Source information
This is a predicted structure of a 394-nucleotide RNA (Bacterial RNase P class A) from an uncultured Clostridia bacterium. Its Rfam family is "Bacterial RNase P class A". By type it is a ribozyme. Model confidence (mean pLDDT): 77 of 100. It was read from a public genome assembly, where an Rfam model found it.

[in-house]
RNA sequence: CAAGCAGAUCGGGUAGUCGCGGGCGUAUCCUUUACGCAUUGUCGCAAAGGAUGACGCUCGAGGAAAGUCCGAACUCCAUAGGGCAGGGUGCUGGAUAACGUCCAGUGGGGGCGACCCUAAGGAAAGUGCCACAGAAAUUAAACCGCUCUUUUGGCUGAUUCAGUGCUAUAAAGCUUGGUUGGCCUGAGAGUAAGGGUGAAACGGUGCGGUAAGAGCGCACCGGCAGCCAGGUGACUGGCUGGCCAGGUAAACCCCACCCGGAGCAAGACCGAAUAGGAGGGGCAUGGAGUGGCCCGCUUCUCCCUCGGGUACGGUCGCUAGAGGCCUUGGGUGACCAAGGUCCCAGAUAGAUGACUACCCUCGACAGGAUUCGGCUUACAGAUCUGGUUGUUUG
Numbered sequence: 001c002a003a004g005c006a007g008a009u010c011g012g013g014u015a016g017u018c019g020c021g022g023g024c025g026u027a028u029c030c031u032u033u034a035c036g037c038a039u040u041g042u043c044g045c046a047a048a049g050g051a052u053g054a055c056g057c058u059c060g061a062g063g064a065a066a067g068u069c070c071g072a073a074c075u076c077c078a079u080a081g082g083g084c085a086g087g088g089u090g091c092u093g094g095a096u097a098a099c100g101u102c103c104a105g106u107g108g109g110g111g112c113g114a115c116c117c118u119a120a121g122g123a124a125a126g127u128g129c130c131a132c133a134g135a136a137a138u139u140a141a142a143c144c145g146c147u148c149u150u151u152u153g154g155c156u157g158a159u160u161c162a163g164u165g166c167u168a169u170a171a172a173g174c175u176u177g178g179u180u181g182g183c184c185u186g187a188g189a190g191u192a193a194g195g196g197u198g199a200a201a202c203g204g205u206g207c208g209g210u211a212a213g214a215g216c217g218c219a220c221c222g223g224c225a226g227c228c229a230g231g232u233g234a235c236u237g238g239c240u241g242g243c244c245a246g247g248u249a250a251a252c253c254c255c256a257c258c259c260g261g262a263g264c265a266a267g268a269c270c271g272a273a274u275a276g277g278a279g280g281g282g283c284a285u286g287g288a289g290u291g292g293c294c295c296g297c298u299u300c301u302c303c304c305u306c307g308g309g310u311a312c313g314g315u316c317g318c319u320a321g322a323g324g325c326c327u328u329g330g331g332u333g334a335c336c337a338a339g340g341u342c343c344c345a346g347a348u349a350g351a352u353g354a355c356u357a358c359c360c361u362c363g364a365c366a367g368g369a370u371u372c373g374g375c376u377u378a379c380a381g382a383u384c385u386g387g388u389u390g391u392u393u394g
Stems, first nucleotide, its partner, number of pairs: 001390003005386006012359007020060007027052007035044002037041001062365001066376002069374005074263004081295004086259005091105005106120001107118004121254002126252002128248003143195002145191006153184007161177002165174003203221006222244002224241007267316004277306006286300004323342008
C1' cells in the first nucleotide's frame, strides 16, 4: 500500500423568524370552602378546581420506530386443580425475568488465514423408504470378467514316443494313435480383487498368499466393542481385539425438558337511559364457567327470534422503568454487585413543519400508540478499534 475478517459509533449541522404537542410557573377571570375585619361587603386574604394559549421556562421519534417471528411484565377469565391429546425446544456448561436469545467450549463442514456455518439426542425398541440405472440396495448377488476341471465339439502347434499305410533308394514328407501346449465354443465348480451402473455396492491403501481371489494373514488408517487416564460435561488421548455392510428420524416414532387462554380495541371508574318486554326451545341423568376432551370444583339458569332504550361520551390505564449514564470491584465472556447521578414523546380528527443565511461527508433505510429483552429484514455516506493474508522498503 492492497485485499479480506470481527466489533463499535454517527447518520446532516449551526443561527434566526413564524407555527405544533406535553410538563411547570406567573397573570387575569369564574366557582367552592375556610379564615379575618371599626367596615358584613359584587370587601381582603389563603387553598382547591376550571377557563383564557395571555406570558415565560423546559422537553419532544429509530437503529431499525419496520416484520409481528419468539419471550416476558401487566390486566381479565378465576375461586382450583389434575390428566390425556396437542404444541415447542434438542451437543455440553453457563448468563438472563424468560426465550427458539446471548456467552464459552466440544463434534462435523468451509476458508491459505483472521474467521464463518451447523436442522448437532436415539438407527442395538419398532415401522417405513433408498426412485431410475444396475447382476445386486437386507435372507444382497454375478452383467463383463479371472481361475480350475471336462469323454461337448472344432481349429492349430510341438514331439529324441509307437505303429500302419502312401510317395519312395535312404533321408525326408504326409498320415494314425499317444503325450503336451494355445485359441474358440458348451457344461460344471470357485471368485467378488479388476471393469461397468449409481448418491451409496458388505471398510480403504499397500505387501504377502492363492489355481484365481478374498481381512485369508500382516502394516498403517477408519468404524465398532472393552479397559485405562484426563475433563463438571459434551468429548479427547492411549492400549487391546480381525469384531466389520450402510444411509435416512427438516420420515413416522422413542427419549429428555418446557408450555392455561385472551389481550391496552386488555381492563377499571364516572356519566347517560331503559320494557324486570313478547314468543319459542333445552333442562339437576341438566345449563354455564377464555383453545379441545375427561375427572374435579364453583354457580344456578342457558340458547334462538322479534321489539325497546342509552352511549358512538369523559377520566384512568399512559410512562419512574427487569430504566439511562459514569465510576469501582468480580468474571475468559455473556453478565453480576456496589456507589453516584439524571428524568429523555405520551398523541387520540392522532404532535416537531415552513422560511432565511451559512457550513458540509451534498444526506440512505425510513415516523411511536401499553412497555421491555431479543431475532430477522432494509440501509447512501462517514469515522474508529483489533486480528489475517499478499507485495514493497528498512